């Protein structure tokens, strides 16, 4: 430098172009003599900027970040 894959909450992972969900974690409460476990509730998210569309996490363009492959140099 080129090509390919990926980017969703603190972490992991879903969502056929049509209400962004689940688990863990965190916080509060219940239970318990206390703690653990268990149960209930709450908080918080689509990498950025544009485009298409009635509607975009999803499709298109560019950029950023991460990973892989190849080339170049040595």
């Nucleotide at each position: 430098u080129a090509c390919c894959c990926g980017g969703u909450a603190g972490u992991g992972u879903a969502a056929u172009g049509g209400u962004a969900g689940c688990a863990c974690a965190g916080c509060a409460g219940a239970u318990u003599u206390u703690g653990a476990u268990u149960c209930u509730g709450c908080u918080a998210g689509u990498c950025a900027a544009g485009g298409u569309u009635c509607g975009a996490g999803c499709c298109c363009u560019u950029g950023c970040c991460g990973g892989g492959u190849a080339a170049c140099c040595a």
Overview:
Predicted 3D model of a 74-nucleotide RNA (transfer RNA) from uncultured Gimesia sp. Its mean pLDDT, the model's own confidence on a scale to 100, is 80. The sequence was found in a public genome assembly.